Model confidence (mean pLDDT): 83 of 100. Predicted 3D model of a 383-nucleotide part of an RNA (large-subunit ribosomal RNA, domain III) from Thermithiobacillus tepidarius DSM 3134. NCBI's taxonomy places the organism under Bacteria, Pseudomonadati, Pseudomonadota, Thermithiobacillus, Thermithiobacillus tepidarius.
Context: one part of a larger RNA
RNA sequence: GAGUAGCGAUAAAGGGAGUGAAAACCUCCCUCGCCGAAAGCCCAAGGGUUCCUGCGUCAAGUCAAUCUGCGCAGGGUGAGUCGGCCCCUAAGGCGAGGCCGAAAGGCGUAGUCGAUGGGAAAUCGGUUAAUAUUCCGAUACCUCUUUACAAUGCGAUGGGGGGACGGAGACAGGUAGGCCAGCCGGUGAUUGGAUUUCCGGUUUAAGCGUGUAGGCGUGCUCGUUAGGCAAAUCCGGCGAGCUGAGCCGAGGCGUGAUGACGAGGUCCCACGGGACCGAAGUGGCUGAUCCUCUGCUUCCAAGAAAAGCCUCUAAGCUUCAGUUGUAAAGGGACCGUACCCGAAACCGACACAGGUGGGCAGGGUGAGAAUCCCAAGGCGCUU
Numbered sequence: 001g002a003g004u005a006g007c008g009a010u011a012a013a014g015g016g017a018g019u020g021a022a023a024a025c026c027u028c029c030c031u032c033g034c035c036g037a038a039a040g041c042c043c044a045a046g047g048g049u050u051c052c053u054g055c056g057u058c059a060a061g062u063c064a065a066u067c068u069g070c071g072c073a074g075g076g077u078g079a080g081u082c083g084g085c086c087c088c089u090a091a092g093g094c095g096a097g098g099c100c101g102a103a104a105g106g107c108g109u110a111g112u113c114g115a116u117g118g119g120a121a122a123u124c125g126g127u128u129a130a131u132a133u134u135c136c137g138a139u140a141c142c143u144c145u146u147u148a149c150a151a152u153g154c155g156a157u158g159g160g161g162g163g164a165c166g167g168a169g170a171c172a173g174g175u176a177g178g179c180c181a182g183c184c185g186g187u188g189a190u191u192g193g194a195u196u197u198c199c200g201g202u203u204u205a206a207g208c209g210u211g212u213a214g215g216c217g218u219g220c221u222c223g224u225u226a227g228g229c230a231a232a233u234c235c236g237g238c239g240a241g242c243u244g245a246g247c248c249g250a251g252g253c254g255u256g257a258u259g260a261c262g263a264g265g266u267c268c269c270a271c272g273g274g275a276c277c278g279a280a281g282u283g284g285c286u287g288a289u290c291c292u293c294u295g296c297u298u299c300c301a302a303g304a305a306a307a308g309c310c311u312c313u314a315a316g317c318u319u320c321a322g323u324u325g326u327a328a329a330g331g332g333a334c335c336g337u338a339c340c341c342g343a344a345a346c347c348g349a350c351a352c353a354g355g356u357g358g359g360c361a362g363g364g365u366g367a368g369a370a371u372c373c374c375a376a377g378g379c380g381c382u383u
Stems, first nucleotide, its partner, number of pairs: 013031006032380004040360004046340002050338001051075006060068002080141002082336003086119003092113003098107003122139005142332011153317002158312004166299004172292003177286005183201001185198001203259001207255004214248003219242007227235002261281001264277005300303001346355002362374003
């Protein structure tokens, strides 16, 4: 220079009470304002304790600070079912032998890794200051092992099926959700009445039954068979007979549930809260981008693989083992799980007007996820 520029979105504050040495900024209450396809909620990535509680205020915080994502201390992450690990493979990597190459090494078969994909199984309610599909309660389910009983041709790294898939478009049936009415409870001033005001009205998976709307579609038996690298009773081909089966499938209803939840009420209270009781819990309309639907129609550019699963036999085994069914008992390890996540916690040197994949999607207006105003919820952007 200069007490100058600046103090990082013009969403906005005001009042009261408390604490404190001190309050524009912290806490509580009332009013006001802002977002509301987000400035709300939940994940992935990334971060790595920032989470909760107590104490503190030198530094950090663009002011102050009693406050904090700050300092110190203590606490906090509970799983057969969520995700990983595991089984399986894609692009791609590595690669026994092998080929090539002065060397280093390159390529690559069998293999072996490799999710962003395929593969068994759980929901509702409650609870903590901080975790919960993990704890607790209730009701379920899957898989493996062993044992018992009954039946019995079992057996794979091989064969077959299946898994198994594109784009676009259109209808129907449902559901979530919403709205209205009924019903229940509370309020109703100065006072009598009140059809007015306010709140709530919910309930899962699994199992069982019905297998519904809808979609696909013949199935079985017998004979034969140059194919499926061997075999096959399986698949495929051919023929005959009988017969209209069978499969997929939302949703609804009953059960689960004489439960739980529930407006509100009663009692206690260190005013933070805790314990207990608990009404109604129906109908109609509307209605999805969700489900049926991996469906249907249509188009050409013709739209992963492998395993789990089902089935067939080979070697082999054959009163054993194995397989199937029922019942019982037992096992289900390890890792992640706090918190932020359109951000003050990630990437941007910063508590930076930037960037960041996915899911949820209430009301009025409206064609609409636009717009504007609201709900739940969250904020008023640290002078």
It matches the Rfam family "Bacterial large subunit ribosomal RNA". Its family is annotated with ribosome and structural constituent of ribosome in the Gene Ontology.